[in-house]
RNA sequence: CGAGUGGGCCAGGCGAUCGCGCACCCCUUGGCGGGUGUGAGGAAAGUCCGAACUCCACAGAGCACGAUGCUGGAUAACAUCCAGGCGGGGUGACCCGACGGAAAGUGCCACAGAGAACAGGUCGCCUUGAUGCUCCGCAUCAAGGUAAGAGUGAAACGGUGGUGUAAGAGACCACCAGCGAUCCGGGUGACCGGGUCGGCUAGGCAAACCCCAUCGGGAGCAAGGCCAAGCAUGAGGCGCCCAGAGGCUUUCUGGGCAGGGGCUGCUCGUCCUAUGCCUCGGGUAGGCCGCUAGAGGCGCCGAGUAAUCGGCGUCCCAGAGAGAUGAUCGCCACCGGGUCUAUGCCCGGGACAGAAUUCGGCUUAUCGGCCCACUCGCUCA
Repeated sequence: CGAGUGGGCCAGGCGAUCGCGCACCCCUUGGCGGGUGUGAGGAAAGUCCGAACUCCACAGAGCACGAUGCUGGAUAACAUCCAGGCGGGGUGACCCGACGGAAAGUGCCACAGAGAACAGGUCGCCUUGAUGCUCCGCAUCAAGGUAAGAGUGAAACGGUGGUGUAAGAGACCACCAGCGAUCCGGGUGACCGGGUCGGCUAGGCAAACCCCAUCGGGAGCAAGGCCAAGCAUGAGGCGCCCAGAGGCUUUCUGGGCAGGGGCUGCUCGUCCUAUGCCUCGGGUAGGCCGCUAGAGGCGCCGAGUAAUCGGCGUCCCAGAGAGAUGAUCGCCACCGGGUCUAUGCCCGGGACAGAAUUCGGCUUAUCGGCCCACUCGCUCA
C1' cells in the first nucleotide's frame, strides 16, 4: 500500500421564526393569554422467546400437549450471554452447528440404476454340456458358480497388499480405519491420549413418528382497582287515584302512578284533570389511579480469562389517550459530481424508522462516518 476478520461508537451542529404534548408559575377570573423547564430509538419495529406486575384457577400424583437438548459458568429468567469440548468451512485472523438416542420399534430414501436395506445379479469373470466354423481355438445357446472389475447414484454392505481358487470372496493372514467391552493416565466436566480383548463391519434421516432427560396452570395494562351522571331498571318508605269489605272519626285488602273523564254508543280528533316525591343497590357515559425511580443511567475502585457481580459517588432522563415530539430559512461541518488544477465557485444528497405498563434478549431494516485489535499478500529500510 492492497485485500480482509472481529469488536465498539455516532446517527449532523448553531441561530432565527411559526407550531404541538406535559409539568410548574404569573395575570385575568374564564382569554385559554403569557413565561420557564422538558419532550423518541439503535432499532422505539417484528411481537419471536424470557420475566416483573395484575386478575382468575389450584390437595397430591399421573396421562395428554408444548418447549428445550455437548460441558462448565453468568442471570430474576431465557430458545440469551461468556468460556471450553467436538464436528464442518477458510491459507489465515476467524466463522457456522436444535450438537441426547438410528445394535427399542415403525416409517421414508426423489432421479438414475439389475439392485436403496434380514441386499442384488445388468455388463462381466469362471466351469460344464450342446451346436456351428476357417476345429490346439473362437462364436452362439443352456445349466451352474462368483462378485474381483465395469456401470448408476448423495449413498451399493470396510480400505490396501498378500495367501488361496476353475474364477472369486474376511474364506484366511498382515497393516490401517471404524465399532463394542474393559483397564490406565489427564481434565470439575464435555472430552482427550494410550493399552488389552472381541466378533470381523454395523448406510443416512429423529426441525419424520417415537424413546430418554429436564422444564412448563391460563389470560393479559382493552390486565386490574376506585368514584360515578342523564335515561332505563330493581328494593323500601311516603303520597295520590280507583275498586271491594268492615264501618261511618276512619281502618284493612287488591290494583295503578299513566291513565281516567267529557264531547259520543265505538274509533280518530279535541278539551279537562293527573302526568308522583325521597332513600338505597348494581351497571353505562365520563373522570381518577395503575403510569413511570427502574433487575435505572453515568463515573471511579475492586473480584473474575470473560459473561457478570460487589462497593462508593453522582444524576432524574417523554408519559399522550385518536394519541405531542413538527415545518421553513440562514451559516458551518460531511459525502458525491462538474469547473485544466484548487483550500475558491456551482449543482445535488443525508438513511431505516418512530414511544403507549415496564424490563432482559433474539431477529429484521439502515445514507454515511469514526476508533481499536488482529490476519494474509506485495514493497522499502
The RNA shown here (Bacterial RNase P class A) has 381 nucleotides and comes from a Pseudomonadota bacterium. The sequence is in RNAcentral, with records from ENA. Its Rfam family is "Bacterial RNase P class A". The family's RNA type in Rfam is ribozyme. Model confidence (mean pLDDT): 76 of 100. Lineage of the source: Bacteria > Pseudomonadati > Pseudomonadota. The gene name in the source record is rnpB.